[in-house]
RNA sequence: GGAGUCGGCCGAGGCAGUCGCGUCGCAGCAAUGCGCCGAGGAAAGUCCGGGCUCCACAGAGCAGGGUGCCAGGUAACGCCUGGGCGGCGUGAGCCGACGGAAAGUGCAACAGAGAACAGACCGCCGAACGGCCCGCAAGGGUGCGUGGUAAGGGUGAAACGGUGGGGUAAGAGCCCACCGCCCGAGGGGAUAACGCCUCGGGGCACGGCAAACCCCACCCGGAGCAAGUCCAAAUAGGGGUGCUAUGGCAUGGCUCGUGCCGCACCCGGGUUGGAUGCUUGAUCCCAGCGGUGACGCUGGGGCUAGAGGAAUGACUGUCCACGACAGAACCCGGCUUAAAGGUCGGCUCCGCCA
RNA sequence: GGGCAAUUAGCUCAGCGGUAGAGCACUUCCUUGACAUGGAAGGGGUCACAGGUUCGAUCCCUGUAUCGCCCACCA
Numbered sequence: 001g002g003a004g005u006c007g008g009c010c011g012a013g014g015c016a017g018u019c020g021c022g023u024c025g026c027a028g029c030a031a032u033g034c035g036c037c038g039a040g041g042a043a044a045g046u047c048c049g050g051g052c053u054c055c056a057c058a059g060a061g062c063a064g065g066g067u068g069c070c071a072g073g074u075a076a077c078g079c080c081u082g083g084g085c086g087g088c089g090u091g092a093g094c095c096g097a098c099g100g101a102a103a104g105u106g107c108a109a110c111a112g113a114g115a116a117c118a119g120a121c122c123g124c125c126g127a128a129c130g131g132c133c134c135g136c137a138a139g140g141g142u143g144c145g146u147g148g149u150a151a152g153g154g155u156g157a158a159a160c161g162g163u164g165g166g167g168u169a170a171g172a173g174c175c176c177a178c179c180g181c182c183c184g185a186g187g188g189g190a191u192a193a194c195g196c197c198u199c200g201g202g203g204c205a206c207g208g209c210a211a212a213c214c215c216c217a218c219c220c221g222g223a224g225c226a227a228g229u230c231c232a233a234a235u236a237g238g239g240g241u242g243c244u245a246u247g248g249c250a251u252g253g254c255u256c257g258u259g260c261c262g263c264a265c266c267c268g269g270g271u272u273g274g275a276u277g278c279u280u281g282a283u284c285c286c287a288g289c290g291g292u293g294a295c296g297c298u299g300g301g302g303c304u305a306g307a308g309g310a311a312u313g314a315c316u317g318u319c320c321a322c323g324a325c326a327g328a329a330c331c332c333g334g335c336u337u338a339a340a341g342g343u344c345g346g347c348u349c350c351g352c353c354a
Numbered sequence: 355g356g357g358c359a360a361u362u363a364g365c366u367c368a369g370c371g372g373u374a375g376a377g378c379a380c381u382u383c384c385u386u387g388a389c390a391u392g393g394a395a396g397g398g399g400u401c402a403c404a405g406g407u408u409c410g411a412u413c414c415c416u417g418u419a420u421c422g423c424c425c426a427c428c429a
Base pairs, nucleotide, nucleotide: 001350002349003348004347005346006345007344008343009342010341013319014318015317016316017315018314019313021038022037024035025034026033027032040325044336045335047334048333049332050331051330052224053223054222055221059256060255061254062253064220065219066218067217068216069083070082071081072080073079084098085096086095087094088093099215100214104213105212106209107208121153122152123149124148125147128146129145130144131142132141133140134139161179162178163177164176165175166174180204181202182201183200184199185198186197187196189194228276229275230274231273238267239266240265241264242263243262247261248260249259250258269428270427271426283302284301285300286299287298288297289296290295320323355425356424357423358422360420361419364378365377366376367375372409380396381395382394383393384392402418403417404416405415406414
C1' cells in the first nucleotide's frame, strides 16, 4: 500500500436568526406572555420472553403447543456468553432446528433387473446335477437346461465399508494384514458435552428422512391497557330464540375440583364525557471490585415525550462529505426485517521498503 | 393500539410431500340463414415473493409483501 474479517459509536447533517406546535410550571379574570422539556436504532414486523391487570394472586388429569449438544448468564426466553462436535475458509474468522432411525408405524415419484435385512439386465464362471458332442475308458469339449457370482458396467438422490494379498470354476469379510466402524471394560483429563490412552469382543450387524407420525427430556392456565378501576350523564332493567339442576355460568379445548344461580345469542334503547392505569424504571451515566465472558455487586450522580383525532414543523443565511430507513400510544429484554453515510478500534493474508 | 385469517389460470375455488386440477370465461371447428343453446378440440399458471429442510415443496419451517375480518362503555 492492497484485500479481508470482527466489534463499538454517531446518524430528522451542523451553526445562527425569524415564525409556529404540544405537555408541564409560573403570572393573569381572560386573551395571552415567560420558562423548561419534546421520537428511534430500529419507535417497525407482532416473531419469542417477562412485568402489570382481570378471571380462583391458576389447582389435578387429558388434549394441544413449544424447545432440543454441554455449562453458565438472566425476571424470563426460542435470547446472550463460553466450551464441545461437524462443515467452510490459506488465515483472522464464519455457519449449524446439533436428542432418538440397533421402541414401533410410515415414505422414497421417475429411472432401474433390484429401493431395505434387496437384486442377476449386461458382464464373469462352468466347480456340482442333467442334456448334447468326442473318446474303448480315464477324461475332454459345449454354455444348452437347472444354476453360481454383488468384483466390473449400467440406473438412480440413495444399490448394504476401503486398499492390498490369499483364496476360488468365477467371486465375495470367504480368510488375512492395514485403515475405518460398532460394542464392552478400565485408566487418567474436563463441572459437563466431549476428547485421549490401554485392553477385550465383533467381519460389519446398525442405509436415508423425525422442519413425517412418533418416543424421550424439559417448559407452557387464558386473555389483553379497546386489560382493569373510579366518577358523572342518559335510556324502555324492553322483546324474541335456545339451554335449564343428570343444567347453566365463572372468556381457558375437554373432564374433575372450587365458587355462583341463571346464562348465551339476536333485535332494540342510551352515552361517545372526566379521572386513573401513564411513565422512577429488571432505568441511564461514571468509577471501583469479581468473572475468560455474557453479567453481577458496591458507591456517587442524573430525570430524559406522556399525548388522547393525537405535538415534535416551516422559512432565511451559511458550511460540508449534499443528508438513508423511518414517527412513541401500558412498559421492558431479545430476535428479525428496513437502511445513505461518517467515525473509532482489534485481528488476518498478500506485496514492497529498511 | 391489540388479536386473527387468507394469497393457486382472467374470476370463484379444489388439491396438502412425487408430472398442478374443476366450474365459469377465452380461442378454433361443427350445428344455424344469423345468433343463443348444444357438441368436439385447444390455449392459458414464476402456485404472492425470498431463503431453508428433503432425493424432491403449492404442501413442512422461517422471513417479507399485499389484502381482509374482529375488539368501547351503560342499563
Two RNAs folded together computationally: RNase P RNA and transfer RNA, 429 nucleotides in total. Rfam match: Bacterial RNase P class A. The coordinates come from a structure-prediction model, not an experiment, and the mean pLDDT is 82.